Context: one part of a larger RNA
């Protein structure tokens, strides 16, 4: 811009993409077959591999939020206690959320249709024969459908429901143009399990974010003080202190103030 007014929500599916895999074992059955050696079709059941999608309850990785230990050195006057630097974590031991696989769940199932090679039935031309000439069956991991996703710019622009509609001005009082609006939308503002920008989604007086309180959880027993010990240190106070991207609650702070676009009865 179009979809012959302007919007919102929900849909149909022309069409497109994805997927489509394989192995082993048990059974049928040591049966059919075969002198034996060997050893099935068909059907039923169970494990698994690779691949794909999703997720983080479990097992773990990361986790420069976090907690703890520790060396050297500098600083806070000193002790104690802390802070800085040693990497753009000093080193080390753990680790929430998030992300992730090595973890977990699921998938390629089933049922049809038309066929290929091929196998048939009936059957003439050609008194026979012949799957073919008329007619009519079977038959593949392949084709169409079925399964998952996208999809009406499918200009062939579909469908359903709902919402808004008789303002002002210009114009030969008409076509048409301009302006302010309606429903609605955009910007703005607070944000997001959404995200390169954009887009998408939520909120804007409300639990949207921060803060605060409580807490799942992490770390692992703070400082101070007492006690034991010559001391290093240990121990009690005390599953302590600190943290808490997760959860719940709470208007304390900030979502204020606003601006713009957008029909004229089709």
């Nucleotide at each position: 811009c179009g979809c012959a007014a302007g919007a919102g929500u929900a849909u149909u599916g022309a069409g497109a993409g994805g997927a489509g895999c394989c192995u082993u074992c048990c059974u049928u059955a040591g049966u059919a077959c075969g002198a034996g050696a060997g050893g099935a079709c068909c059907g039923g059941g169970a494990a698994g591999g690779a691949c794909g999608c999703a997720c983080c309850g479990c097992u773990g990785g990361u986790g420069u939020a976090c907690c703890a230990g520790u060396u050297a050195u500098c600083g806070u006057g000193c002790c104690a206690a802390c802070g800085g630097u040693a990497g753009a974590c000093g080193c080390u031991g753990g680790g929430u959320a998030g992300c992730c696989a090595a973890g977990u769940g699921c998938g390629g199932a089933g049922u049809g249709g038309a066929u290929a090679a091929c196998c048939g039935c009936u059957g003439a031309a050609a008194g026979c024969a012949u799957c073919u000439a008329a007619g009519u069956g079977g038959g593949a991991a392949g084709c169409c459908c079925a399964c998952c996703u996208c999809a009406a710019g499918a200009u062939g622009a579909g469908u359903a429901c709902u919402c808004u509609c008789a303002u002002g001005g210009a114009g030969u009082u008409a076509a048409u143009c301009c302006a302010g609006u309606a429903a609605g939308g955009u910007c703005a503002c607070g944000g997001g399990a959404a995200g390169a920008a954009u887009a998408c989604c939520c909120g804007u007086u409300a639990a949207u974010a921060g803060g605060u309180g409580c807490u799942a959880g992490g770390u692992g027993g703070a400082a101070g003080u007492g006690c034991a010990g010559c001391a290093a240190u240990g121990u009690a106070u005390g599953c302590a202190g600190c943290c808490g991207a997760g959860g719940c609650a709470u208007c304390c702070u900030a979502a204020c103030a606003g601006a713009c676009c957008g029909a004229g009865g089709g």
Large-subunit ribosomal RNA, domain VI from a Candidatus Altimarinota bacterium, 266 nucleotides, folded computationally. Rfam family: Bacterial large subunit ribosomal RNA. Rfam links the family to the GO terms ribosome and structural constituent of ribosome. The RNAcentral record of the full RNA draws on ENA. Lineage of the source: Bacteria > Bacteria candidate phyla > Candidatus Altimarinota.